[in-house]
RNA sequence: ACUUGAAAAGGCUAAUCCUGAUCGAAAGACAGGGGCGGAAAGCCAUGGAUCGCAAUCGCGUUUCUGCGAAGAUUGCCCGGCUGCCAAG
Repeated sequence: ACUUGAAAAGGCUAAUCCUGAUCGAAAGACAGGGGCGGAAAGCCAUGGAUCGCAAUCGCGUUUCUGCGAAGAUUGCCCGGCUGCCAAG
C1' cells in the first nucleotide's frame, strides 16, 4: 500500500420513542434523555430515490387545488474523500 473482517482491546456513533419559552410554512434540523442498530450508520447533496410548498420563480388553470424548481433526508442507494484495530 492492497484485500478481508469486527472475534478481542481502545473507542466512535445513535433508530423508534419522550422532552423543548430552540429554528422552520412544512419536510426536517438542533439540544437533552434513550439505545434499535452500524465496520465507515465519519464527511460531501454529484447522479438517482423519497419527503416537502408559507413566500418567491417557471408552467398550467376562469378561480381554488396542481406540476416543476427552491428546501430536506448521507441510518434510502450509487459515487467521491478520510479513518482505529486485527489477520493475510
Molecule: c-di-GMP-I riboswitch aptamer
Organism: Desulfuromonadales bacterium